[in-house]
């Protein structure tokens, strides 16, 4: 330099191919227990790397750009 795949909750990852975002762990409160651990229930937590575009509607399509990774030259 050019190519491929990737970026979503504090962490690890989903989202059925455009219809308005979820799980596990962690966190908070409560139940159970003499207490802790374990376990059960509930809750909070995001505008999806950043900025544009097309669309009635975008995590998903498209353009630019940034981060980390891989192989090629």
């Nucleotide at each position: 330099g050019a190519c491929u795949a990737u970026c979503u909750a504090g962490c690890u990852c989903a989202a059925u191919u455009g219809g308005u975002a979820g799980a596990g762990c962690a966190c908070a409160a409560g139940g159970u227990u003499c207490u802790u651990a374990a376990u059960c229930u509930u809750g909070a937590g995001g505008u999806c790397g950043u900025g544009g575009g097309a669309u009635c509607g975008a995590g998903u399509c498209u353009c630019a750009u940034g981060g980390a990774a891989g192989g090629c030259a």

Annotation: Predicted 3D model of a 73-nucleotide RNA (transfer RNA) from Hibiscus syriacus. NCBI's taxonomy places the organism under Eukaryota, Embryophyta, Tracheophyta, Magnoliopsida, Hibiscus. It matches the Rfam family "tRNA". By type it is a transfer RNA. Its family is annotated with triplet codon-amino acid adaptor activity in the Gene Ontology.